Molecule: FMN riboswitch aptamer (RFN element)
RNA sequence: GUUUUGUUUCAGGGGUGGUGAAAGUCCACACUGGCAGUGAUCGGCGUGAGCCGUAAGUCUGCGACCGCUUUACAGCGCUGAUUCGGUGAGAAUCCGAGACCAACGGUAUAGUCCGGAUGGAAGAAACAACAG
Numbered sequence: 001g002u003u004u005u006g007u008u009u010c011a012g013g014g015g016u017g018g019u020g021a022a023a024g025u026c027c028a029c030a031c032u033g034g035c036a037g038u039g040a041u042c043g044g045c046g047u048g049a050g051c052c053g054u055a056a057g058u059c060u061g062c063g064a065c066c067g068c069u070u071u072a073c074a075g076c077g078c079u080g081a082u083u084c085g086g087u088g089a090g091a092a093u094c095c096g097a098g099a100c101c102a103a104c105g106g107u108a109u110a111g112u113c114c115g116g117a118u119g120g121a122a123g124a125a126a127c128a129a130c131a132g
Base pairs, nucleotide, nucleotide: 002131004129005128006127007126008125009124010123015029016028017027018026030112031111032102033101034062035061036060037059042053043052044051045050057100058099066077067076068075069074082098083097084096085095086094104115105114106113
C1' cells in the first nucleotide's frame, strides 16, 4: 500500500423588496447547488517517466423523494434541467455570453418558509482485526 470484516464519527445550500385583506408561495430583483466517476483547468513537487491536491446543478452512475410488493430487511419501478460563441488535433467538463432545473405534505400558487426529519442515505474519514 491492497482486499475483507467490524466499530466510531461526519455526511445539503439559499431572500430582500413590491402589490394585496391575506403571499418568506404571486411580481421584481437576488441567491443556492448532495455523493462518486470522467475531464484539454489551475497550483505544487520531480532531471524525467510521472506523482499530489483541485476542477460539471443541467455528461454517466448513485442517493434522497414518490409508487408497488414486503412484518421487516430488501426488491422492482419512477425520477429535473444547456445552448451559442471562442481556443484547439481533440471540449456536453476549459474561457465568454445567454438559458434552464430543483420530491412529497402544509399554507395566497414555495429550490430559498414550516413539517415528516433529533429520520434515512449515496458516500467520506479514522481506528481495529483477519488474510495475502